[in-house]
Predicted 3D model of a 531-nucleotide part of an RNA (large-subunit ribosomal RNA, domain I) from Euzebyella marina. The organism belongs to Euzebyella, within Bacteria.
Context: one part of a larger RNA
C1' cells in the first nucleotide's frame, strides 16, 4: 500500500406518512366600485419583531338568534383580567372604517404637500373641528369612470414554422394590442333551402365526410343539402289613412295647405295593409303588485359491547353479545358499526323566497270588394380595387364595401353557383327575442387504475418570499422527536451558557431536539491475509 471481515463516522438515498397540490362531477354564484372597489401604506396587543384579525370606536363595538363553560388568534411565558347578570365561539343584521389608490378641491417623486367656502370654538388674527368644492353626459332626477380568471362579440393584426430551399400558399384571422357586453355572448323568425318530392327562425351535438370540392392541383385547406338527437317561441316598428298640438304660408276670416311632433292605425308574399261594405263586444295570453309558503344559517336530538389474552398502549387474537332508514369518513397509545366527533333520519328562528292563488297595465280575432294609396334609395344593380364564403379570379354565383355610376314600385322585385328561357322558392335595403351552447377568479358537497416532498402548483414550510436585475423581468431551497414534552431534575469532566459521561423520563434516547427509517460515495479504527 492492497484485499477481506468487524465496528463506527459521514451522508441523506430508500421505505412509510401527509398538512399541499392535480384532474373532474353535481349544485351554487357569476361580479365588485363615487354609499369610494381591487390592491396597498401606516397604525392597532400589558409585554408584540412576523403572520392573522381589525381601523383613532383599531386581535375589536352594538342588536337578534344559536350555544352552555371556559376564554383573552398563530403562540406553548409572566402578569392582569373576562365569564351562569351566560363570556369565548358560531350564524344573521348593523356601527366604526386613518392615508394612498378610478382618487374626484389644487398639486405631487402613491400612502405626502397646499387651498377655497359654510358653520362652530370666536369678538378678532392665527389655528383647529365638521361638511362641501374634479371631469363628461343630462333640462333635472341621475348616470358614467376603475378593477376582475376564463368564456363571447367587434376593430386591428404578425413572425417563427410547414412546403424537406422559397415568393403564391401555410402557420392564421392564430399570438399580440385596442374597444364593448353579459351570466352568458353571438345568431335568429326566410328577398332561406331544395328539386318536379318537399322542408319551414336560430344555436349546439352525432353522422353525412376527410366525402364534394379547393390547392405553386405542392404542402395543405376542406364544406353543404339531408338524416338522427338536444331545446323549442315568436314578435315589434317605418309607410299608406285618421286625429290633436305647434309653426309657416294663404284667405272671401268660415277655413284651406305645407312642415314638424305626438297619439291611433298597421306589419305581409297561397301577397298584406290603408280604404269601402258586412259582422262581433268575445277568446286567449299576461308585466307589475299583493297573498300563501315548499325550501332555507348557526345549531339540536341521534341506535348498539363486554370479558380473557399478547403488548408500553388493543381498536389485534380468542370468547360471547348488540344496533342498523346509521357498516360514509375522521380520531382515539397497533387494524373500532356499537369509545369520541360524526353518519341515516327527524327538528330548526331570521334574511331571502320557487311553485301556486288573487288582482290586473297591456296584448290578441272574422267575411267580402279592389277604383285609388302604401309596403324601408344614393338602396338594389353595374364598372374599378379589395375582403368574406371550404372555394387561391377561376366558367365564379352568393355576402361585405373603398371609389364611381345608379333603378324598379305589385302589370313590382330578389334567388335557385357564369348567362338566357321555362319552372320553383322567397319579399332586401328597420328593430327585438328565452331555451338547447361556451367558460370558472369564487362557494359548498363529492370522486380519482392522479402525485406523495428532485413528485404534485413556482410555492405542503410566513413564496411570488429570500435572492438576482437600473428596469421590464427572473426566481429558489426548505416537511416528519414521541402516544404524550413526560424536551433530560441532580451529579461529574471541562475555561465553558460548548461538548460529553452518569442519573432520570420513555416501549424505545442506537427516538435527545443537526431528533422516524438511515442505502451508497467518502473517512477512520481493530484484526486477518498478501506485497
Nucleotide at each position: 500500500g492492497g484485499c477481506g471481515u468487524a465496528u463506527g463516522g459521514g451522508g441523506a438515498a430508500u421505505g412509510c406518512c401527509u398538512a399541499g397540490g392535480c384532474u373532474c362531477u353535481c349544485a351554487g354564484a357569476g361580479g365588485c366600485g363615487a354609499c369610494g372597489a381591487a390592491g396597498g401604506a401606516c397604525g392597532u396587543g400589558a409585554u408584540a419583531a412576523g403572520c392573522u384579525g381589525c381601523g383613532a370606536a383599531a386581535a375589536g363595538c352594538c342588536g337578534c338568534g344559536g350555544g352552555g363553560a371556559u376564554c383573552g388568534g398563530c403562540a406553548c411565558a409572566u402578569a392582569c383580567g373576562a365569564u351562569a347578570u351566560g363570556a369565548u365561539c358560531c350564524g344573521c343584521g348593523g356601527a366604526u372604517a386613518u392615508c394612498c389608490g378610478a382618487a374626484u378641491g389644487g398639486g405631487g417623486c402613491a400612502a405626502c404637500c397646499c387651498g377655497g367656502u359654510a358653520u362652530g370654538u370666536u369678538g378678532a388674527a392665527g389655528a383647529c373641528a365638521u361638511g362641501c368644492c374634479a371631469u363628461g353626459c343630462g333640462a333635472a332626477a341621475g348616470c358614467a369612470a376603475g378593477c376582475g380568471a376564463a368564456c363571447c362579440c367587434g376593430g386591428u393584426g404578425a413572425a417563427c414554422u410547414g412546403a424537406a430551399a422559397c415568393a403564391u400558399c401555410u402557420a392564421a384571422g392564430u399570438a399580440g394590442c385596442c374597444g364593448g357586453a353579459g351570466g352568458a355572448g353571438g345568431a335568429g323568425a326566410a328577398a332561406a333551402c331544395a328539386a318536379u318530392a318537399g322542408u319551414g327562425a336560430u344555436u349546439c351535438c352525432g353522422g353525412g365526410a376527410g366525402u364534394a370540392g379547393u390547392g405553386g392541383c405542392g404542402a395543405g385547406c376542406g364544406a353543404a343539402a339531408c338524416c338522427g338527437g338536444a331545446u323549442u317561441a315568436g314578435u315589434c316598428c317605418a309607410a299608406a289613412c285618421c286625429a290633436a298640438u305647434g309653426u309657416u304660408g294663404u284667405u272671401c276670416c268660415g277655413g284651406c295647405a305645407a312642415c314638424a311632433u305626438u297619439g291611433g292605425g298597421g306589419u305581409u308574399g297561397u301577397a298584406g295593409g290603408a280604404c269601402c261594405g258586412c259582422g262581433a263586444c268575445g277568446u286567449u295570453c299576461g308585466a307589475a303588485c299583493g297573498g300563501u309558503a315548499a325550501u332555507g344559517a348557526a345549531c339540536u336530538a341521534g341506535a348498539a359491547c363486554c370479558c380473557u389474552u399478547u403488548g408500553g398502549a388493543a381498536a389485534g387474537a380468542g370468547g360471547g353479545g348488540c344496533c342498523a332508514u346509521a357498516g360514509a369518513c375522521g380520531g382515539u397509545g397497533a387494524u373500532a358499526g356499537c369509545c369520541c366527533g360524526g353518519u341515516a333520519u327527524a327538528g330548526g328562528c331570521a334574511a331571502a323566497g320557487a311553485c301556486c292563488c288573487g288582482c290586473g297595465a297591456g296584448a290578441u280575432a272574422g267575411c267580402g270588394g279592389u277604383a285609388u294609396c302604401c309596403u324601408g334609395a344614393g338602396u338594389a344593380g353595374c364598372g374599378c380595387g379589395g375582403g368574406g364564403c371550404a372555394c387561391g379570379u377561376g366558367a365564379a354565383a352568393c355576402c361585405c364595401u373603398g371609389u364611381g355610376u345608379g333603378a324598379a314600385a305589385c302589370c313590382g322585385g330578389c334567388g335557385g353557383g357564369a348567362c338566357c328561357a321555362u319552372c320553383c322558392g322567397c319579399c332586401a335595403a328597420g328593430a327585438c327575442u328565452a331555451a338547447a351552447u361556451a367558460c370558472u377568479c369564487c362557494u359548498g358537497a363529492g370522486a380519482g387504475a392522479c402525485c406523495g416532498a428532485u413528485a404534485g402548483u413556482g410555492a405542503a414550510c410566513c413564496a411570488g418570499u429570500a435572492c438576482c436585475g437600473u428596469g421590464a423581468g427572473g426566481g429558489a431551497a426548505a416537511g416528519g422527536u414521541g402516544a404524550a414534552a413526560a424536551g433530560a431534575a441532580c451529579c461529574c469532566u471541562g475555561a465553558a451558557c460548548a461538548a460529553g459521561g452518569g442519573a432520570g423520563u420513555g416501549a424505545a434516547a442506537g427516538a435527545g431536539a443537526u431528533c422516524c427509517u438511515g442505502a451508497a460515495a467518502c473517512c477512520a479504527u481493530a484484526c486477518g491475509c498478501c506485497u